A computed fold for a 71-nucleotide RNA from a Candidatus Woesearchaeota archaeon, annotated as transfer RNA.
The sequence is in RNAcentral, with records from ENA.
Model confidence (mean pLDDT): 81 of 100.
The organism belongs to Candidatus Woesearchaeota, within Archaea.
Its Rfam family is "tRNA". Its family is annotated with triplet codon-amino acid adaptor activity in the Gene Ontology.
[in-house]
RNA sequence: GCGGCUGUGAUCUAGUGGUAUGAUGCGAGCUUCCCAAGCUUGACGCCCGGGUCCGAUUCCCGGCAGCCGCA
Numbered sequence: 001g002c003g004g005c006u007g008u009g010a011u012c013u014a015g016u017g018g019u020a021u022g023a024u025g026c027g028a029g030c031u032u033c034c035c036a037a038g039c040u041u042g043a044c045g046c047c048c049g050g051g052u053c054c055g056a057u058u059c060c061c062g063g064c065a066g067c068c069g070c071a
Stems, first nucleotide, its partner, number of pairs: 001070007010024003018054001026042005047063005
């Protein structure tokens, strides 16, 4: 330099045009003599810019980052 794949809360992850899922972690409450475990509840997210569309996390284009391959 060329090609491919991936990018979703603090972390891991599901999703495919119509208000984004679950788990771990974090805050509050309940329970307990205390801790742990358990139960309830809350906050935190679609890498960036543009396009198409009534509507984009999803489709298209260009970037950026990571991984893999080729040179």